[in-house]
RNA sequence: AGAGUUUGAUCCUGGCUCAGAUUGAACGCUGGCGGCAGGCUUAACACAUGCAAGUCGAGCGGAUGAAAGUAGCUUGCUACUGGAUUCAGCGGCGGACGGGUGAGUAAUGCUUAGGAAUCUGCCUAUUAGUGGGGGACAACAUCUCGAAAGGGAUGCUAAUACCGCAUACGUCCUACGGGAGAAAGCAGGGGAUCUUCGGACCUUGCGCUAAUAGAUGAGCCUAAGUCGGAUUAGCUAGUUGGUAAGGUAACGGCUUACCAAGGCGACGAUCUGUAGCCGGACUGAGAGGUCGGACGGCCACAUUGGGACUGAGACACGGCCCAAACUCCUACGGGAGGCAGCAGGGGGGGAUAUUGCACAAUGGAGGAAACUCUGAUGCAGCGACGCCGCGUGAGUGAAGAAGUAUUUCGGUAUGUAAAGCUCUAUCAGCAGGGAAGAAAGGCUCGAAAGAGAGAUGACGGUACCUGACUAAGAAGCCCCGGCUAACUACGUGCCAGCAGCCGCGGUAAUACGUAGGGGGCAAGCGUUAUCCGGAUUUACUGGGUGUAAAGGGAGCGCAGACGGUUAUGCAAGUCUGAAGUGAAACCCCACGGCUCAACCGUGGGCUUGCUUUGGAAACUGUAUAACUAGAGUACUGGAGAGGUAAGCGGAAUUCCUAGUGUAGCGGUGAAAUGCGUAGAUAUUAGGAGGAACAUCGGUGGCGAAGGCGGCUUACUGGACAGCAACUGACGUUGAGGCUCGAAGGCGUGGGGAGCAAACAGGAUUAGAUACCCUGGUAGUCCACGCGGUAAACGAUGAAUACUAGGUGUUGGGUGCCAUAGGCAUUCAGUGCCGUCGCUAACGCAGUAAGUAUUCCACCUGGGGAGUACGUUCGCAAGAAUGAAACUCAAAGGAAUUGACGGGGACCCGCACAAGCGGUGGAGCAUGUGGUUUAAUUCGAAGCAACGCGAAGAACCUUACCAGAUCUUGAGAUCCAGAUGAAUUACGGGCAAUGCCGUAAGUCCUUCGGGACAUCUGAGACAGGUGGUGCAUGGUUGUCGUCAGCUCGUGUCGUGAGAUGUUGGGUUAAGUCCCGCAACGAGCGCAACCCUUGUCCAUAGUAGCCAGCAGUAAGAUGGGAACUCUAUGGAGACUGCCAGGGAUAACCUGGAGGAAGGUGGGGAUGACGUCAAAUCAUCAUGCCCCUUAUGAUCUGGGCCACACACGUGCUACAAUGUCGUAACAAAGGGAAGCGACGGAGCGAUCCUGAGCAAAUCUCAAAAAUAACGACCCAGUUCGGACUGUAGGCUGCAACCCGCCUGCACGAAGCUGGAAUCGCUAGUAAUCGCAGAUCAGCAUGCUGCGGUGAAUACGUUCCCGGGUCUUGUACACACCGCCCGUCACACCAUGGGAGUCGGAAAUGCCCGAAGCCGGUGACUUAACCGUAAGGAGAGAGCCGUCGAAGGCAGGUCGGAUAACUGGGGUGAAGUCGUAACAAGGUA
Repeated sequence: AGAGUUUGAUCCUGGCUCAGAUUGAACGCUGGCGGCAGGCUUAACACAUGCAAGUCGAGCGGAUGAAAGUAGCUUGCUACUGGAUUCAGCGGCGGACGGGUGAGUAAUGCUUAGGAAUCUGCCUAUUAGUGGGGGACAACAUCUCGAAAGGGAUGCUAAUACCGCAUACGUCCUACGGGAGAAAGCAGGGGAUCUUCGGACCUUGCGCUAAUAGAUGAGCCUAAGUCGGAUUAGCUAGUUGGUAAGGUAACGGCUUACCAAGGCGACGAUCUGUAGCCGGACUGAGAGGUCGGACGGCCACAUUGGGACUGAGACACGGCCCAAACUCCUACGGGAGGCAGCAGGGGGGGAUAUUGCACAAUGGAGGAAACUCUGAUGCAGCGACGCCGCGUGAGUGAAGAAGUAUUUCGGUAUGUAAAGCUCUAUCAGCAGGGAAGAAAGGCUCGAAAGAGAGAUGACGGUACCUGACUAAGAAGCCCCGGCUAACUACGUGCCAGCAGCCGCGGUAAUACGUAGGGGGCAAGCGUUAUCCGGAUUUACUGGGUGUAAAGGGAGCGCAGACGGUUAUGCAAGUCUGAAGUGAAACCCCACGGCUCAACCGUGGGCUUGCUUUGGAAACUGUAUAACUAGAGUACUGGAGAGGUAAGCGGAAUUCCUAGUGUAGCGGUGAAAUGCGUAGAUAUUAGGAGGAACAUCGGUGGCGAAGGCGGCUUACUGGACAGCAACUGACGUUGAGGCUCGAAGGCGUGGGGAGCAAACAGGAUUAGAUACCCUGGUAGUCCACGCGGUAAACGAUGAAUACUAGGUGUUGGGUGCCAUAGGCAUUCAGUGCCGUCGCUAACGCAGUAAGUAUUCCACCUGGGGAGUACGUUCGCAAGAAUGAAACUCAAAGGAAUUGACGGGGACCCGCACAAGCGGUGGAGCAUGUGGUUUAAUUCGAAGCAACGCGAAGAACCUUACCAGAUCUUGAGAUCCAGAUGAAUUACGGGCAAUGCCGUAAGUCCUUCGGGACAUCUGAGACAGGUGGUGCAUGGUUGUCGUCAGCUCGUGUCGUGAGAUGUUGGGUUAAGUCCCGCAACGAGCGCAACCCUUGUCCAUAGUAGCCAGCAGUAAGAUGGGAACUCUAUGGAGACUGCCAGGGAUAACCUGGAGGAAGGUGGGGAUGACGUCAAAUCAUCAUGCCCCUUAUGAUCUGGGCCACACACGUGCUACAAUGUCGUAACAAAGGGAAGCGACGGAGCGAUCCUGAGCAAAUCUCAAAAAUAACGACCCAGUUCGGACUGUAGGCUGCAACCCGCCUGCACGAAGCUGGAAUCGCUAGUAAUCGCAGAUCAGCAUGCUGCGGUGAAUACGUUCCCGGGUCUUGUACACACCGCCCGUCACACCAUGGGAGUCGGAAAUGCCCGAAGCCGGUGACUUAACCGUAAGGAGAGAGCCGUCGAAGGCAGGUCGGAUAACUGGGGUGAAGUCGUAACAAGGUA
């Protein structure tokens, strides 16, 4: 510090996710040792048991009564002294600390800094006292009530308990005269004196009283800070203030009476949700964000609520009273209790420990002290919960062992790893030793200072040290597709499963499971959860708003924010110095202590803050005085659809009346509805009425926006220019607020010509609730109101300043030339282009989206949703404000390359058109589908499957079916044994093979044997037309013989990419030329190749024959001229001419030429597309079968047949049919072609000359021509089907071949919609040959004969190419995609209601208790001789008052018949709304 994920790819926006750190954690697997720390986050749920706060006998009366002593005597008892010890009670101090918890609390809290009107036990210092009396009450005794807990009555008694009196330095009160108010003793020691022998008295110590000061602690007040919600906007009656009184330790509405009407709030009151706050902790570069467990400070609480008492301190965790809930005891009358102390049990929960030891240390309470108490604390126990440290060994060791995994079978990996050898001993285990933490206090001595002796250890026989001993006892977890370090095999087969995101899995999974190997961390490792980071993804640091989310529809304007120039003062902000504070711990640095570290100690830093105070005065602020550059006013002037009202005008539509006139009009893609013979449309004249204002008219003008358009008048707003008179910062922006605000809509009243939602009819259509047509009502118009929204858009808030230019235009001004005008310049508008700059790009660019400043508004992933609920506004429609659950990993912007378009431009092609001939109808042939079948083997499927694989299924082929048979196999390699052959012939049996049998029958040799072959046997293996063409190679089809497809370097662009390859011409062509940020190159095009067309040369048999000889005959001699053959050349190149074109490429025409503009034809097929075809040509991975899915044989099938389609043949006839006679080319031929001759009507047969071919042969060419017949008929057309007789091939023509003769003579009279081929030696038509082949073409491949018509042209159909445009497509239009309905699931709104909850309000009741009142009642201390009084108490009454009850509302929650929409879900229904002009933008 980044990475993954939207796309075919790119840049951006934007969300989601990951890598890091963290934890009081939990879960899974695993687990050796130690140190340090931490351990109920949930039920502030309810708790059994034990302990957690006591202590003081030196305050008191008593009780107890040890040692010791005395006396009596029955020597172990009694009695008496004695008083150690212990104890309930009275009394004192402490139970307000320590310990726990975080429920409540958004401020009576906390933090920081201050303040004045206070109290403060114990402690410290100081001052002054401590005299003298009195009356009780516990304990105790007796009686008594009660189950108990607990009491009651009577009587006795002490005190440091209680109460007076005396005294009063200081204290308090005061009218300044005065007045009021205390106390307690105890212990040790002691020489005189006194003594009732207790003591008094003196002294020391500890106490006590009054007071002052301090310290400590506490209470109160102020300021600032301290979470979210406005879908909480108003709250408040003791409320705010005053006066008086009361109350408090103290101020105060703290309380009461009276008076006033205030107080708080947009700087967020009130209400509501959540929450203890802080030092700090985690994270982060920081700023921040989150947290507040442990440790420390503060607060609050102690089952829930209320209350006071005592006290220095409490409204009190282990005190009291009351109410409530719960639990326990009970004799039913009544009582007891409070673990959020330490342990512990239950419960809850994913989850959190021992009913331990000790007061040895530290600290606390009491005590004079010893000491007692202390679940505070110190320690131990449990759990890897965390942090830190250590170990599980080290060295050597290659036969690279074995095993395991994998393999291309060679090897490779595990791996120096192990074994083996040599060492070491940390930890654990054993044995021995063994701490520090302990020194005070107390005691003794001493006048003191001080000195001395001795005691005390829970942890613990622990830490630590030493010795011996053995490598012996000590490694797991996660991961291995990318992010992210680490790969193979097997299993599985969209199953099982994985997954943080993207995504894996449908038969070759590095992603699932297992194994081997590897990577990471390590006594831990992973997962889950949380928070921060990454996330600049809430942006203060540090973001945005034209199109990605986002500028308010516009203006005015209160508050607020910001604000021109000069001078002076002040000092709030600001800057600076000093002081105080900012606790400790934490953090950082240094040093030190545990062997190191974690941990701990000491010192320093830090604590960015707040406060006080001294200073400065530039800036902001504030005050004063001034200025004119901002802003405004006055004056002058012109421009304008600016606004409102009234009036006027002409054109047009419609209607009415009248005239002319006659059969249609109107409307559409085409029609129809409609109007018209009752006279329309058309036309003429007159009239009525409403609405809108052509031309001018213009990216011209005006207005804040919406918007404004005939003319005139009235009223009126604003802007601009000029001048520089006046004011003197009066300014900018503007949350709320107010006003304006298109169209449509609503209300009331008018108006209504045209247009026109709804509606009706006619069309269109599968449907057509639409588009089109004919009508037509609201509405549109006016007046007055309401409404308040728009793609209210420049998708661009307002204002100010600055920042190159160029060119239009509108309204003013100035100057110059000149006078129709032009030039220069300056203001204010309004457009275009463009530099810098900005931007993701597109683009913006003085009218900024640039550079800056000020203010406002708004945004934070998509959907749900601008929805629900609530509220406000509205007559309503609705508007404004405006969520959540749930769901997805995207949604989106700009640009790029393609593809596509019922987008555009250009061009080409038998693409259309122009023609000729067909198919589709018939019969037959052939292929396919379907059906059938035991099988009808398999493949091919739009073009680009269908006379295709198949250049030829009777058996074979053959892959299919039935039956039969074989199992190392039909054939291949290897091994062993036997045999000697191999092989041939014959026989038996079978449907046939298999099977059984007979006979004949070797070579080489060094004599060991070998070669070769057969048979038998065992296994390795063979075999498979079994699967997968979606695992593949190879081959092929197709777009398409279309003109395209790319690369290097350079340049442009952030980039994908572009450029080149586009443009202007031209071509069959990316062919060529020109231009050009491109320059070159490659694969294609063309050419080179074959063939054909002309000529030449050479050659001359088997071909040829002009001339010579010659014949029946080029048969022969001869010839080499010609034809022909086959080898080599020539020829054609826009070379020449003219015109056009740009002086080009090239085009048009012409000449010459056999041929002219690639002469004709063929071969030749770029990058790629279609997961195109083929595993059945062949090859091949993987899977499958192995007495069968292999092999052999016989028979059958591939030839079936209601039907449908493709491709063909023959026809339907007279351009014909039939009969009689000529002219080719290219091929084939030895298991062959087969002449001549003969037989047969013929197919063919007999015979067999010649020929391995320019020699012989197949072989007859046919159409055509000529002549004759037929005479338009189902025929002398047509030949199917059938009968019959034959021929040929072949083991064999039944299923199932071809041919022939005779006879029979079907459909068919030119073919619907639709559709195919062809542009010249072509179509059409005619025959010939070949391959395959025993035989079997109407098919296929070739060959020649005869031989046309037409092409104006590119509008349209189809296909293709180039450029351009749009796109929501990229599996690319056979694309994408919307809504209803149906089904399943999920969350949610409404809902008659129902249920429980919270906080208030009003009323009722009114406990405890404080306070106030009080006739009668009770009453030790004081007063009084007494009576009585003072004072006090109970009781009663009253105010307040918790819980409770009642009531109507508020808020939020749960649930509900039914209901609304929403979301999600591989293959449901209906349509096709959107994306292209998406077919109506």
The RNA shown here (small-subunit ribosomal RNA) has 1481 nucleotides and comes from an uncultured bacterium.
The coordinates come from a structure-prediction model, not an experiment, and the mean pLDDT is 85.
Its Rfam family is "Bacterial small subunit ribosomal RNA". Gene Ontology terms of the family: ribosome and structural constituent of ribosome.